[in-house]
Molecule: transfer RNA
Organism: Calditrichota bacterium
RNA sequence: UGGGGUGUGGCCAAGCGGUAAAGGCACCGGGUUCUGGCCCCGGGAUCCCAGGUUCGAAUCCUGGCACCCCAG
Numbered sequence: 001u002g003g004g005g006u007g008u009g010g011c012c013a014a015g016c017g018g019u020a021a022a023g024g025c026a027c028c029g030g031g032u033u034c035u036g037g038c039c040c041c042g043g044g045a046u047c048c049c050a051g052g053u054u055c056g057a058a059u060c061c062u063g064g065c066a067c068c069c070c071a072g
Base pairs, nucleotide, nucleotide: 001071002070003069004068005067006066007065010025011024012023018055027043028042029041030040031039048064049063050062051061052060
């Protein structure tokens, strides 16, 4: 250089056009507890970036960027 894949809270991860973006771990606050742990309740996401399509985009399209794989 060419082709393919992936990019969603600190980490992992669901979601595949339609009020509120699941869940687990971690973190923070509260409850419980003599303290801690366990348990219970609550909290936090510019969905890599910029455009476009659409009444509506994490989801489709275009161009970038990063990482991984294959070929040379």